[in-house]
RNA sequence: AGAGUUUGAUCCUGGCUCAGGACGAACGCUGGCGGCGUGCUUAACACAUGCAAGUCGAACGAAGCACGGGGACGGAAGCCCUCCGGGGUGGAAGGCCGCGUGACUGAGUGGCGGACGGGUGAGUAACGCGUGGGUAACCUGCCCCAUACAGGGGGAUAACAGCCGGAAACGGCUGCUAAUACCGCAUGCACAUGCGGGGGCGCAUGCCCCUGGAUGGAAAGCUUUCGCGGUAUGGGAUGGGCCCGCGUCUGAUUAGGCAGUUGGCGGGGUAACGGCCCACCAAACCGACGAUCAGUAGCCGGCCUGAGAGGGCAACCGGCCACAUUGGGACUGAGACACGGCCCAAACUCCUACGGGAGGCAGCAGUGGGGAAUAUUGCACACUGGGGGGGACCCUGAUGCAGCGACGCCGCGUGGGUGAAGGAGUAUUUCGGUAUGUAAAGCCCUAUCAGCAGGGAAGAACAAUGACGGUACCUGACUAAGAAGCACCGGCUAAAUACGUGCCAGCAGCCGCGGUAAUACGUAUGGUGCAAGCGUUAUCCGGAUUUACUGGGUGUAAAGGGAGCGCAGGCGGCGCGUUAAGCCUGGUGUGAAAGCCCGCGGCCCAACCGCGGGACUGCGUUGGGAACUGGCGCGCUGGAGUGCCGGAGGGGUAGGCGGAAUUCCUAGUGUAGCGGUGAAAAUGCGUAGAUAUUAGGAAGGACACCAGUGGCAAAGGCGGCCUACUGGGACGGUGACUGACACUGAGGCUCGAAAGUGUGGGGAGCAAACAAAAUUAGAUCACCCUGGUAGUCCACGCCGCAAACGGCAAUAAAAAGGUGUCGGGCCCCCAUUGGGGGCCGGUGCCGGCAGGCAAAACCCAGUAAGUAUUCCCACCUAGGGGAGUAACGUUGCUAAGAAUGAAACUCAAAGGAAUUGACGGGGACCCGCACAAGCGGUGGAGCAUGUGGUUUAAUUCGAAGCAACGCGAAGAACCUUACCAGGCCUUGACAUCUGCCUGACAGGGUAUGUAAUGUACCUUCCCUCCGGGGCAGGCAAGACAGGUGGUGCAUGGUUGUCGUCAGCUCGUGUCGUGAGAUGUUGGGUUAAGUCCCGCACCGAGCGCAACCCCUGCUUACAGUAGCCAGCAGCAAGGCUGGGCACUCUGUAAGGACUGCCGGGGAUAACCCGGAGGAAGGCGGGGACGACGUCAAAUCAUCAUGCCCCUUAUGGGCUGGGCUACACACGUGCUACAAUGGCGCCAACAGAGUGAGGCGAACCUGCGAGGGGGAGCAAAGCACAAAAAAGGCGUCCCAGUUCGGAUUACAGCCUGCAACCCGGCUGUAUGAAGCUGGAAUCGCUAGUAAUCGCAGAUCAGAAUGGUGCGGUGAAUACGUUCCCGGGUCUUGCACACACCGCCC
Repeated sequence: AGAGUUUGAUCCUGGCUCAGGACGAACGCUGGCGGCGUGCUUAACACAUGCAAGUCGAACGAAGCACGGGGACGGAAGCCCUCCGGGGUGGAAGGCCGCGUGACUGAGUGGCGGACGGGUGAGUAACGCGUGGGUAACCUGCCCCAUACAGGGGGAUAACAGCCGGAAACGGCUGCUAAUACCGCAUGCACAUGCGGGGGCGCAUGCCCCUGGAUGGAAAGCUUUCGCGGUAUGGGAUGGGCCCGCGUCUGAUUAGGCAGUUGGCGGGGUAACGGCCCACCAAACCGACGAUCAGUAGCCGGCCUGAGAGGGCAACCGGCCACAUUGGGACUGAGACACGGCCCAAACUCCUACGGGAGGCAGCAGUGGGGAAUAUUGCACACUGGGGGGGACCCUGAUGCAGCGACGCCGCGUGGGUGAAGGAGUAUUUCGGUAUGUAAAGCCCUAUCAGCAGGGAAGAACAAUGACGGUACCUGACUAAGAAGCACCGGCUAAAUACGUGCCAGCAGCCGCGGUAAUACGUAUGGUGCAAGCGUUAUCCGGAUUUACUGGGUGUAAAGGGAGCGCAGGCGGCGCGUUAAGCCUGGUGUGAAAGCCCGCGGCCCAACCGCGGGACUGCGUUGGGAACUGGCGCGCUGGAGUGCCGGAGGGGUAGGCGGAAUUCCUAGUGUAGCGGUGAAAAUGCGUAGAUAUUAGGAAGGACACCAGUGGCAAAGGCGGCCUACUGGGACGGUGACUGACACUGAGGCUCGAAAGUGUGGGGAGCAAACAAAAUUAGAUCACCCUGGUAGUCCACGCCGCAAACGGCAAUAAAAAGGUGUCGGGCCCCCAUUGGGGGCCGGUGCCGGCAGGCAAAACCCAGUAAGUAUUCCCACCUAGGGGAGUAACGUUGCUAAGAAUGAAACUCAAAGGAAUUGACGGGGACCCGCACAAGCGGUGGAGCAUGUGGUUUAAUUCGAAGCAACGCGAAGAACCUUACCAGGCCUUGACAUCUGCCUGACAGGGUAUGUAAUGUACCUUCCCUCCGGGGCAGGCAAGACAGGUGGUGCAUGGUUGUCGUCAGCUCGUGUCGUGAGAUGUUGGGUUAAGUCCCGCACCGAGCGCAACCCCUGCUUACAGUAGCCAGCAGCAAGGCUGGGCACUCUGUAAGGACUGCCGGGGAUAACCCGGAGGAAGGCGGGGACGACGUCAAAUCAUCAUGCCCCUUAUGGGCUGGGCUACACACGUGCUACAAUGGCGCCAACAGAGUGAGGCGAACCUGCGAGGGGGAGCAAAGCACAAAAAAGGCGUCCCAGUUCGGAUUACAGCCUGCAACCCGGCUGUAUGAAGCUGGAAUCGCUAGUAAUCGCAGAUCAGAAUGGUGCGGUGAAUACGUUCCCGGGUCUUGCACACACCGCCC
């Protein structure tokens, strides 16, 4: 940075799609480790359970506990005495009562904190947020500084005790008590309030300082010390409240909103201003610079993307706001209208003894639910921080950590080296190989992660204290072991083959793949990409300059309003001065941190983190500048306008007048038609007198000629003549006046063809609708005809649309021309009217320069679509369709309709311009037996042949408009033969290879047998170094053979066709953005792109022509056939000798070239005429077929890929079929007769063929033929008779002496064999047919027509085919038309190309 996709191709417009990046993601497949992050986007749905806000005994009273000590009570053990009953001493345990201590507890009073921290984004379009200010309109607990002070009293009340109520929650009564709890009194400043005096300041309200006196107002103590507190005031710091400028989404199919609403005065309330609230007064206020309403949304730092400008987003982190089940309310307090406070209401849940109570996870975990989807009811206060406390300390789901999830980012690993027998396997293959692939194995090495063992932190600035954690990290031993997937491979886009499938299954982001050879489906192999991930989906930005500020357009692609006037708005001439709002520049404040960027540093690196710098493009403030824009002031006249005079015109409105024509009425003349059409016909009119014609009259409407890309008008539009009124404008004169008054113009207002509409007139002609007649397949809806109503006309209203177009909005300026025309005057020249030139304005044409046209082209070009990305304004558009539609809404309207104007859904395009073709019932030119002019046919008949159809066991297959159909087939009785039936063979009828056997096999013969292939027997190999080999046959097995099975749309080759038409291309150059063009077009000419000339072309190639063959003339040479010219002989035949002159044959030359003459043409090419010549303008004929078209034909000539069959789809045999037959078509033959038939007589060819052959004479048969066998491998002999023609005769127009089908009988020939199914002969029979409808074919000269002959195939079997000669015409004015073709041009929405496209 671009790419794919509209077309046959091109350029452009334009949409769709892709490649990139991102993500709080989800889903599919897969999953080794670690670090750092991150994790309910949905139900602001409901919540079990635990925890998340307490703390202070150094404020207080009481209580408990522990300890100490004291007291009374109590009296144990021990000791002493004893008369043994006891006494004394001793003082323990124990409970009780004070006291003291406590770094013990927790309830209560009291203090501070529960307004922070944590969560969520429902609401909110707002001073909510951001940014910058203001507060002279305010508050601020704890903290800091300063000053001053704390004197003296009082009365209560929880706890507690007793009683009472209640299930509980909880409460009541009585009594006792303390305080840093509460309340007076005193004192009191710089405090507050109000009244004075003086001074200073501010943008305003107002504020500040000094001062007088008046009134009011404080306090609390605790402690062992240190110390901690209290009150008042001022200041600071911090945090807030309120106000303001600017910014902050969409919808106008939401245009008006608002009653405390806007303001005032006075009050209330507040920390404070304020309609915040209230009373009264006024009627304002907001709004097109978008009010109100509706929808959506927390805002920002930032995050993602982007070159940027922008666009999108608002997770995590940070700031602000709002909320805490829903709604409302206040209390306390420095701070709340208060998440874990209170009250009320509501919904829900729970408890209950039914009376009544309790609750609020949008705190951390966790549960249900919703959802595609989002975690543990963990550890610790060790860190950082918060609350309380003097402190120790307590509390802290804030926080620090751990757990779960590849959710993201980052890092690491899954091994490294060597290793070619290039193993095996797999895939493919042209079977040789190739790929996987040094990859594996093998050998050597290493140990990051994971696993095992040992050691083991920092984190604690501070003595103790570590949740994380036996973690990070270090060390050791050990094993290549435990660790790779996912997507893609037709183009875009990097990476292909095989098989399967067969428009099926499927793929697909777009274009598009799949219908039998799929690089696009599925699988495999291979490859490409990324990698612990990879793909997919959703979403966002990008690409998209596709909403265009940067950075788009509006003639034809989407897009200029139908036109004018004009409010707001935007923009605006020249000079001077001033100002400093915009603008430029310097300073300064702010723009939080984090983030981004740069540098340095810390975790091994990175992610991540720390430090420093930059940046934050903004806003405020201040100093300076004055060119430009703006403001103000003073001027100017060039823009614009005005006055006076002249002035062209279908400009407008109203009134009047005119003639021609049409129709109607009346009258006359007059008679049978008129009318109507492309040609007709009919409806219609007319004998009741039309049409025609003459005269008179009536009515309405439109104004011929003039008339002109000529005039006027803003547009729509305006046309007989006259009059009146009236709008606008050019030009000229005067340069007199104003002095920027200008331009544009959203809304708005006005005008606005035709049609339509309302009311009232009018109505001749014309004429929607309608009626009827025609046309037509139909013609109810067309063209045509006859009628005909609205309407067209007038007046007054309405409507408000048009291809209302120059498809070009308006205004101004400047920038080469040429040539018309209209208006005006002035100047110059020539001049009698007048003409020419210049100037101004209008209106045309021409072509080109510059320039331009979204860098499209077409084109525009002084009347722009130009003026170099900026003259100014307004408006419009956003892919095609749906649709200028519907609905809903709105506006106006009598209605019809108009204006505004979507969406669902759907397509991968829709388009513009130009190019090349093809096409046109477009044009021009030209050609062809294309038509015309002729001759003969086909179509009718019978038959032959091919085809369709039908039939059949089979009627094998192919060919299908021309260009299939007497075609493949140059010849189906068997064979051919591919088809059918039956029965038969299975390595095979044919090829190669292997093993064994045999010496033959084949052929011949014999026997036997079948429908047929068979079976048995006899006969006979070659070479040799004797080992064997060759050859052949048999047997066996398998590789294989074989296939006229499929695909001509997989192919080669060959062929047809356009078309023997004159075309088809290339190189270089030039032009064009390009496809392409030029050349090849043009003027002539030709059969021809043949040639000449011209020309931005110059050349060249394939075609044309020529070179080749045949034929026509001459010559030379040759002479086995020919000839007898000349000579001789004879059997009279070129027969013989002889000869080669002629004919002929063969070979080789010559000849024709527009060469010569005349004319035309351009002095050319060439054309016309002529001479000469056998032949004359290509002499005639053939071979020869450009680039290409038809997926034309052929897989059945052959070859061939792939597929299919393998005791059969192969092979062989017999018989049948290809020969069928109600029909239909093509191609032919024979005819229908007298230009003929028949009979007799009797001439003249050419080209061929012949040995498995042609076969003479002669004999024989009516004949086909038979016998015969001469001659001939052929200029020798034979086929072989040519026929038509000619002569003579006959027939006499008839289904015949035409015609010969059909049939019967008898024969002949070929052949193994003529039943199905051959040919020929004779006799007999004697059908249709008397010249053929619509239609259609061939032929332009030795041609058509007609006549016969030959040969290929072939045993036999042509009316077909291929050749040959004989006889031998007619006609062509001409190119209008039909068909085909060529060249140029034009149109095109066709390109599978008009057999198109399309509704």